[in-house]
Context: one part of a larger RNA
């Protein structure tokens, strides 16, 4: 509930693409459906509202007049929509040249650094803390050197830096894919935004089947600590953390701030193109005018000033919870209430 609103007070869905729907550039002509104007009938009556009159007043009752926001027929109007028919470039999307980047994928491939294996030298300690211990070590450990073999991560470069729709992405190198910006304005001519369902992606952990496991490490056992210590602190350590195939579908998935469009002062730093100019186009950040904000702040990358669309909020607690239904191998996950009570 015809209201206000969603950066922090409740309130932008994790994100893209998309159906239906809504909502749509600039010109012109035609029609005259919406729409507007006249005129006409229709829209019983009674009630109901006012205003006159009748019973002495009043309930009552009779006349006038309104309401009946609507239908339908005729004639006109033609600025907005709306069909149809032509035209058009500035929106949009293609072409052609030029760039930049951890955007994706698959393969190959480096060196440090760690850990083990075996050999060399070598001798009583190492290791760890706030201090200890537990533990490792004469069956030769720590350290040092050679060889070989593992797995996981990529020093500097590096940045307030790039690139993705978000999640995310960083050693090289090759294939291969995708966007994007900038110059030319060369083509098509409104092809366009939004988007309920859908539908596809979606860190981390979690699961199912097979590999793999070097460091690291939930749980677990042990030493500390302490009253106690199921913990912080120390020695092991399993899952897992990796890869291959499938689920899971959620995080403070954050810029707490949906998408796209036009419009309103500057200044500075940075990336990427085009230029040589005191330029200009994209982005990424700090500041700040107008203006907005309850303050904080935000301020051409808006939270200002408009406009389209879609999500979403209506006091706290119960409760993101019960039931139900979908999904899911399970954790669970969407969708979601009410009794009570303040």
């Nucleotide at each position: 509930u015809u209201g206000g609103g969603c950066g922090u007070a409740a309130a932008g869905a994790g994100u893209g693409c998309g159906u239906a729907g809504g909502c749509u550039g600039u010109c012109c002509g035609a029609u005259g459906c919406a729409u507007c104007u006249u005129a006409u009938u229709u829209g019983a009556a009674a009630u109901a509202u006012u205003c006159c009159g009748a019973c002495u007043c009043a309930a009552u009752c009779g006349g006038g007049a309104u309401u009946u926001u609507g239908g339908a027929u005729a004639a006109g109007a033609u600025a907005u929509g709306a069909u149809c028919g032509g035209a058009c470039u500035u929106g949009a999307u293609g072409g052609u040249a030029u760039g930049g980047g951890a955007g994706g994928g698959u393969g190959u491939u480096g060196g440090a650094a760690c850990c083990g294996a075996u050999g060399g030298u070598g001798u009583a300690g190492c290791a760890g803390u706030g201090a200890a211990a537990u533990g490792c070590g004469u069956u030769g450990a720590u350290a040092u050197c050679a060889u070989c073999g593992g797995g996981a991560a990529c020093c500097c470069c590096a940045a307030a830096g790039g690139c993705g729709u978000a999640g995310g992405c960083a050693g090289a190198c090759a294939c291969u894919u995708a966007a994007c910006a900038u110059a030319c304005u060369c083509a098509u001519g409104a092809c366009g935004c939004u988007g309920a369902g859908g539908c596809a992606c979606g860190a981390a952990a979690g699961c199912u089947g097979g590999g793999g496991g070097a460091g690291c490490g939930a749980a677990a056992c042990a030493g500390a600590u302490u009253a106690g210590a199921g913990a912080c602190c120390u020695g092991u350590g399993u899952a897992g953390u990796c890869c291959c195939a499938g689920c899971c579908g959620u995080a403070a998935a954050c810029u707490a701030u949906c998408u796209c469009u036009g419009c309103u002062a500057g200044a500075u730093a940075g990336u990427g193109g085009c230029u040589u100019u005191u330029g200009u186009c994209a982005c990424u950040g700090u500041c700040g005018c107008a203006g907005c904000u309850a303050a904080c702040g935000c301020g051409u990358u808006a939270a200002g000033c408009a406009g389209a669309g879609c999500g979403c909020c209506u006091g706290g607690g119960g409760a993101g919870u019960a039931c139900g239904a979908g999904c899911g191998c399970a954790a669970g996950c969407u969708u979601a209430a009410a009794a009570c009570u303040c």
This is a predicted structure of a 342-nucleotide part of an RNA (small-subunit ribosomal RNA, central domain) from an uncultured Microgenomates group bacterium. The full RNA is in RNAcentral, with records from ENA and SILVA.